[in-house]
RNA sequence: GGAGUUGGUGAGGUGGUUGCGGGUUUGGGUGGCGCAAGCUGCCGCAGACCUGAGGAAAGUCCGGGCUUCCAAGGAUCAGGCCGCUGGGUAACGCCCAGUACGGGUGACCGUGAGGAAAGUGCCACAGAAACAUACCGCCAAGGCGCGAGGAUCAGGCAAGGGUGAAACGGUGCGGUAAGAGCGCACCAGCAACAUCGAGAGGUGUUGGCUCGGUAAACCCCGGUUGGAAGCAAGGUGGAGGGGCCAGGUUGAUCCUUUUCCAGCCUCGACUAAGAGCCGCUUGAGGCAUUCGGUAACGGAUGUCCCAGAUAGAUAACCGCCCCCCGCAAGGGGAACAGAACCCGGCUUACGUCCAACUCCGUCC
Repeated sequence: GGAGUUGGUGAGGUGGUUGCGGGUUUGGGUGGCGCAAGCUGCCGCAGACCUGAGGAAAGUCCGGGCUUCCAAGGAUCAGGCCGCUGGGUAACGCCCAGUACGGGUGACCGUGAGGAAAGUGCCACAGAAACAUACCGCCAAGGCGCGAGGAUCAGGCAAGGGUGAAACGGUGCGGUAAGAGCGCACCAGCAACAUCGAGAGGUGUUGGCUCGGUAAACCCCGGUUGGAAGCAAGGUGGAGGGGCCAGGUUGAUCCUUUUCCAGCCUCGACUAAGAGCCGCUUGAGGCAUUCGGUAACGGAUGUCCCAGAUAGAUAACCGCCCCCCGCAAGGGGAACAGAACCCGGCUUACGUCCAACUCCGUCC
């Protein structure tokens, strides 16, 4: 200097003027209650202060909080989801740390990571043959032949070639009629023993030589969950009291509770189904310091309140500073992109800048 990997960040700052949304508060006006002090409601009347769109707000793929129906609770099952080990979390299909395998020179990245000896399927075409073998071929001591380095009937072979995604371990040496783990060396796999590790697994020794693939096919096993809808949920806006009954659950079956729901009867209220208001933002919350932990994360102390709109606000102008282009004048404020119940994730889109790490080249 270049090329990469991982993490963080996410374009303005400041002052003034004006204009929007929310909140707190002072004053004023006004209604009600009250002897009064005061309490309370309303007002686009006037001020002051605080605050106002992201890391993804996107996708709607997961997990929850919350709400309603199912009256509530418990057990079992269907169904769904997950699938190496350990940890984190409210929980997860998420995150962290590892193991194994794979990719990359590397920093790093990825995961279709339980079971094929419980069973059922599938492996097209090609090929002799896809758990089953001999197409081409090699040998041929017995037999044929007068004989030959002859041919190949019986016999032996699966090492070589071909087909294929895959052909009953791989490479090499010896051995053999030719061959073959037949033997040996190294490697892979499998098994036993020992050892390290909480564990997934690792290492060593020995041995027989070796016993397809596919479960993101159905399935089995282990774990977990257990219905449906979602803030356009829902509540308020309208009033209930008493009795009877053994009917009733938004996957199925069973059990339990109790007037929890429905139905019926009766007394009473109301005569309307909308506007408006609530839900609506104080949280599994942020920040700082510190302790524990490799980390994810958790604890402690302190501090802060940081959108709640409802046809939908979060803006405009000017000055200075900062950054970029430009000699200057001047111009620009970068990409992807705008909250709608909230939170934890994942996925996708994307300029700049910062930090650490890896590789290549050059110079000292």

About this RNA:
A computed fold for a 364-nucleotide RNA from Gloeomargaritaceae cyanobacterium C42_A2020_066, annotated as Bacterial RNase P class A. The source organism's lineage runs through Bacteria, Bacillati, Cyanobacteriota, Gloeomargaritales and Gloeomargaritaceae. Its Rfam family is "Bacterial RNase P class A". Rfam classes the family as a ribozyme.